The prediction has a mean pLDDT of 87. Small-subunit ribosomal RNA, central domain from an uncultured Chlamydiae bacterium, 350 nucleotides, folded computationally. The full RNA is in RNAcentral, with records from ENA.
Context: one part of a larger RNA
């Protein structure tokens, strides 16, 4: 390599657009490159099978056949795949008319707590903990009342509820911006699906300029604990947490489960829509569609467990995976200010 595999054993690229290229609905016609069928030509001899002789047999040699992947002209067939041309609507996209949402951006607003300032009234403790001590207070703290300043986050409602591709998304208003779903079946006619490369987006630390700094809090004091304690725990407290521009590209980036479409008994909830039935009218009940869950048939699973949101039955394209360590290291290219980030081995030991 040929296979075999990727929820948990190695294995699904973090997510999307989308180039190449590979796959691609129904019906008709036609070409005839794929394909198949027949013909000739060639496919040296030896070999290799078959029949049969010769060396005493056998290896070995010799004679006849038969057989050779294909190749290359010709002559057809026309299911099926490619082409060309016409067609259709179910796939996909659009139209109308409603509905849904913490989707996205950007602005303006709001009330609680926090801490800080100043007054005001008031006095000896406050804080803190398993206990304590640093801290912090007679220069008047904590506690209480009234004003005022800052930034941050947005209680209740809130929920296996919602929305997004995925990172994520939550006080309230508006503006812009895109998304899905229902119903109707009104246009268009296969316009698709899936993507090596490639561009975009992508929590938290992080980085750089300039802001901003209330909490909280790496590092770093300091008290404690303890045999020690560079810790867990206390008092503080910068860097950061937060806007702006710009880098940076990784995560248990997890459903550890790629994406797309078809098919396969059922129960029960919940979120959005739409018709029926009833009724004055919701509710309520019934039947349909998408999304979320929950529990199970059949089946698959080594097993747990999965089961229409399949890890069943299938197709089609990606990326991955092939014994532990050595190791995601070294080198080398690239990318990045940096940190490091992507590709990524070997020796040797079991």
């Nucleotide at each position: 390599u040929u296979g075999g595999g990727c929820g948990u054993a190695a294995a699904g690229g973090g997510c999307g657009c989308g180039u190449a290229g590979g796959c691609g609905g129904g019906a008709a016609u036609g070409a005839a490159a794929g394909u198949c069928a027949g013909a000739u030509g060639u496919g040296a001899a030896a070999u290799c099978c078959c029949g049969g002789g010769g060396c005493u047999c056998a290896a070995c040699c010799c004679c006849g056949g038969a057989a050779c992947a294909g190749c290359a002209u010709u002559u057809g067939a026309a299911a099926c795949u490619c082409c060309a041309u016409u067609u259709c609507u179910u796939g996909a996209g659009g139209c109308u008319a409603g509905a849904a949402g913490g989707a996205g951006a950007a602005a303006a607003c709001g009330g609680a707590a926090u801490u800080c300032c100043a007054c005001a009234a008031g006095u000896a403790g406050c804080g803190g903990u398993g206990a304590a001590a640093u801290g912090c207070g007679u220069a008047g703290a904590u506690a209480u009342g009234u004003g005022g300043a800052a930034g941050a986050a947005c209680a209740c409602c809130g929920g296996u509820g919602g929305c997004g591709a995925a990172g994520g998304c939550g006080g309230u208003u508006u503006u812009c911006u895109a998304u899905u779903u229902u119903a109707g079946a009104c246009c268009u006619g296969a316009c698709g699906c899936u993507g090596a490369g490639g561009c975009g987006c992508g929590a938290a630390a992080g980085u750089a300029a300039g802001g901003g700094g209330a909490u909280c809090a790496a590092a770093c004091a300091g008290g404690a604990u303890u045999a020690g304690a560079u810790a867990c725990c206390c008092u503080g407290g910068u860097a950061g947490u937060c806007c702006u521009u710009a880098c940076a590209g990784u995560a248990a980036a997890c459903g550890a489960u790629g994406u797309a479409u078809a098919c396969u008994u059922g129960a029960u909830g919940u979120a959005a829509c739409u018709g029926g039935a009833a009724u004055c009218a919701a509710c309520c009940c019934u039947a349909g569609u998408u999304g979320u869950g929950u529990c199970g048939a059949a089946g698959c699973u080594a097993a747990c467990g999965c089961g229409a949101u399949a890890a069943g039955u299938a197709u089609a394209c990606c990326g991955c995976c092939u014994g532990a360590g050595g190791a995601g290291u070294a080198c080398g290219c690239u990318c990045g200010c940096a940190a490091g980030g992507g590709u990524g081995a070997a020796a040797c030991u079991c």
Its Rfam family is "Bacterial small subunit ribosomal RNA". Rfam links the family to the GO terms structural constituent of ribosome and ribosome.